[in-house]
RNA sequence: UCACACCGUGUGGGAGAGUCCUCGUCGCGCCCUCGGGCCGGCGUGGCGCCGAAGGGGCAAAUCCUCCCCGGAACCUCUCAGGCACCAGGACCGCACGGUCAGG
Numbered sequence: 001u002c003a004c005a006c007c008g009u010g011u012g013g014g015a016g017a018g019u020c021c022u023c024g025u026c027g028c029g030c031c032c033u034c035g036g037g038c039c040g041g042c043g044u045g046g047c048g049c050c051g052a053a054g055g056g057g058c059a060a061a062u063c064c065u066c067c068c069c070g071g072a073a074c075c076u077c078u079c080a081g082g083c084a085c086c087a088g089g090a091c092c093g094c095a096c097g098g099u100c101a102g103g
Base pairs, nucleotide, nucleotide: 001103002102005099006098007097008096009095010094011093012092013091018047020046021045023043024042025041026040027039029038030037031036048083049082050081054079055077056076057075062070
């Protein structure tokens, strides 16, 4: 000094599944027969669903044989999370920084 791998930061892309029902609450919103109704937001409960933050689980290969241990995931389970928008989001691209060994 250079590329790969790893980590971090920024940035771009990034799927799926009810803006369902009930109750409560808010709105110098609308209507009104002044009792309420509708619309939008938030929260509780219920049912239904999704999986690509995280988390859990497992096979084969794996020494001559056997046993034990280990043994991945966008596979699976749905604990968590999510089911209008926003946010999040595995993973991919780009830029920058850091680090180990090697040339």